[in-house]
RNA sequence: GCGGCGGAGGCUUAGUGGCUUAGCAUAGGAUUGCAAAUCCUGGGGUCCCGAGUUCGAUUCUCGGUCGCCGCU
Numbered sequence: 001g002c003g004g005c006g007g008a009g010g011c012u013u014a015g016u017g018g019c020u021u022a023g024c025a026u027a028g029g030a031u032u033g034c035a036a037a038u039c040c041u042g043g044g045g046u047c048c049c050g051a052g053u054u055c056g057a058u059u060c061u062c063g064g065u066c067g068c069c070g071c072u
Stems, first nucleotide, its partner, number of pairs: 001071007010024003018055001026042005048064005
């Protein structure tokens, strides 16, 4: 330099155009002599950035950026 894949709460992650998911973590409560485990409830997101298409974009198109892999 070229190509492929990926970027979403603290972490891991589902989501083929219409309310942004789940698990873990975390906060509060129940339970317990105290704790762990278990159960209930809650908070937390610029869906990497910009532009385009569309009534509507995490999703489609283009450019950029960062990471991983391959080629040279």
Molecule: transfer RNA
Organism: Pseudozyma flocculosa PF-1